[in-house]
Context: one part of a larger RNA
This record gives sequence, structure tokens and C1' cells, in this order.
RNA sequence: UUGGGUUUAAAGGGUGCGUAGGCGGCCGAUUAAGUCUGGGGUGAAAGCCCGUUGCUCAACAACGGAACUGCCCUGGAAACUGGUCGGCUUGAGUACAGACGAGGGUGGCGGAAUGGAUGCUGUAGCGGUGAAAUGCAUAGAUAGCAUCCAGAACCCCGAUUGCGAAGGCAGCUGCCUAGACUGUAACUGACGCUGAGGCACGAAAGCGUGGGGAGCGAACAGGAUUAGAUACCCUGGUAGUCCACGCCGUAAACGAUGGAUACUCGCUGGUGGCGAUAGACGGUCACUGGCUUAGCGAAAGCGUUAAGUAUCCCACCUGGGGAGUACGCCCGCAAGGGUGAAACUC
Repeated sequence: UUGGGUUUAAAGGGUGCGUAGGCGGCCGAUUAAGUCUGGGGUGAAAGCCCGUUGCUCAACAACGGAACUGCCCUGGAAACUGGUCGGCUUGAGUACAGACGAGGGUGGCGGAAUGGAUGCUGUAGCGGUGAAAUGCAUAGAUAGCAUCCAGAACCCCGAUUGCGAAGGCAGCUGCCUAGACUGUAACUGACGCUGAGGCACGAAAGCGUGGGGAGCGAACAGGAUUAGAUACCCUGGUAGUCCACGCCGUAAACGAUGGAUACUCGCUGGUGGCGAUAGACGGUCACUGGCUUAGCGAAAGCGUUAAGUAUCCCACCUGGGGAGUACGCCCGCAAGGGUGAAACUC
């Protein structure tokens, strides 16, 4: 390379939007680029292959044939692909109506708890652990009551629940805003799928500037434990955690399973709609779970939410270590990120 693969063995991009490109529904007409076919030209010789012949054989050589699977010109065919024209509605979208949800942004409000302040009550302990000690406390702690302040998070409801492309989203409420779903079948008429580059979003930690700081708490300090204890346990505690704006761009970013479409037994839950009051009961659509048939799979298992049967497009893999390292380039304030080897070694 051909091929074979990507849930768990190496391998699905963190997610979306989308450029180029690739691929693309039904009917009719037309064209003839692809495609098929006839004819012509060319495809040097040698070589390869087949046959015959010459050196005693063979290698080698000679002659004849085939082949050179290609390219060009030209006549034709029109099913399929492509081009052009016309039409269609089932793919896709729109409109109208309905209902849904922790979807997003911003503001307001609430209670419990925690910590603190002040006053009052009250007196000798509190706290913490396996046991202790550090620590706090007669300058009155812990405990109880009242008032006030602060920040952060929202008990129950709560659930294989719901929403979102993913990350993720949970007290109540106003405003702004996005969306899938169902119903009608009014409108457009293939407008579609995928998507190299690109752009946007992207948990936590981290960075910059300014605020905020109750609780928790890397670092750090002390007390224990221990042979030691740069830990696990305890007492403290800075950054951080929170807010605004700007960066970073990673993750076991996981369903370790890319997206789209079609097809392929059933049973049983849940969520949101619609339909139906019937001699109906397998009603219907979308989503979300469990079990299972065929089939698939190395097995575990998957099984209409496929890892089954197929088609299209993208991404990725090719023994372990060296190494996600070095070098170069790009990005970043930095931390670092992206791309990404080789020697050597087993």
C1' cells in the first nucleotide's frame, strides 16, 4: 500500500454551526460529458507469454503469433450517473393552533442553617479523638434567649423524572429569549445528508484587573500517629471557592459506542401530546428505561435508543517502551495547549 478495523484488545474528533468537496427523492422531455458498442489510427524495437526452429541439451539465440488491458479520431445506443428544461409531494422547511420542561440571560424576593456583633441569663469548663494533645475559656468561653449584620448554598418535593448540541441546568417570582413535541395538511417545492479547513460554545483547576469573603479549604503552621510520617486523624489557616469583565481550551469532556436515512420478532414501565365513550382495547406520535427473538459478537454482551441488515459523508487505528517527549511552527500574559517524530531498546 491493498486490506482489515475503532463499547471493553490500538483506534469516534469534547460539542455544535458551516465553506470547499463527496453523496442525494418521484415523473416526463432533452443532451450525450461519464458509460456501452462498431470502424479507423496509434500503442518503436527489445523484453514478458504461446508456437516452431538453431547451437549435442539448457542458458542463449532466430522466426512467427499473441499481447501491450492505453490514448486519439469517427459512426451509433440512451437504461444508469452527470448537464439542461418542465412538473410532483412523500424528504426538508414555513404558517396556524395547543401544550411542555432544573433550556439560556437578567432583576427582585424568601426561609433554614452557618459564622460574627451587641445585650441578657448562667458558671467552669468547651472542643476534639481510637486514645490524646495543640486550640478556645474566669479579660466569663461552651450552653440558652433576643436584636442586628454577612456570605454562600437552596431541606422536603426528587424519581432509571425533565430540559439542553455538548459542557451542563434545581428555593420562589417578574421581564427578555431559544427549543424539541403534538395537531391541522394551508404555503414553498428537493430547498437535503455529511462536512477537510474555518468559526463559535466548552466542567473543574489556573491566569489578569477590580470587588467580595460566611462556610469549606491546596500551600503553610502546630498537635498526634509512626522506626520515620514532608501523609492518613486533630486544631488553625492563605490562595481559591463567590461576583463583573477579559483570558485559558483541557477531562474517565463516557453510552469509553461520530452523524444521517431506510429496513428487521415481541413483552413490560415512565414523560409530553393527540384521538376515542366504541360490537374499540396491539389506538397514534415523539422522547426515556428494563427484558428479550432473529441476527451480530472473542466473550462480556448488543438487540427498532443495535454493537443486526444496508447506503452516504467525516474522524481515527496499525506491537510495547522511548513519548504525547524532542525539534520546528501556530496559539497563550503565564501555566501550558495544538500539531508531533527519531535514535535506541524489548
This is a predicted structure of a 346-nucleotide part of an RNA (small-subunit ribosomal RNA, central domain) from an uncultured bacterium. Its Rfam family is "Bacterial small subunit ribosomal RNA". Model confidence (mean pLDDT): 87 of 100.